Description: A computed fold for a 75-nucleotide RNA from Candidatus Woesearchaeota archaeon UBA153, annotated as transfer RNA. The prediction has a mean pLDDT of 83. It matches the Rfam family "tRNA". The family's RNA type in Rfam is transfer RNA.
[in-house]
RNA sequence: GGGGCUGUAGUCUAGCUUGGCUAUGAUGCGCGCUUGGGGUGCGUGAGGUCGGGGGUUCGAAUCCUCCCAGCCCCA
Repeated sequence: GGGGCUGUAGUCUAGCUUGGCUAUGAUGCGCGCUUGGGGUGCGUGAGGUCGGGGGUUCGAAUCCUCCCAGCCCCA
């Protein structure tokens, strides 16, 4: 220098070729219940610029484009 894959709450992750309701679940965290206390369990709540910019569209996590970061291949 060329090519490919990946990027979504603190962590991991579903959704991405059907573009359309309030973005899914687990774990972690706050509060409550349970306990003599802790753990476990149950209930409830908060937490997301969907890596960033731009574009297409009535509407974008999803389509297009450029860039950034990580990994891999070729040179």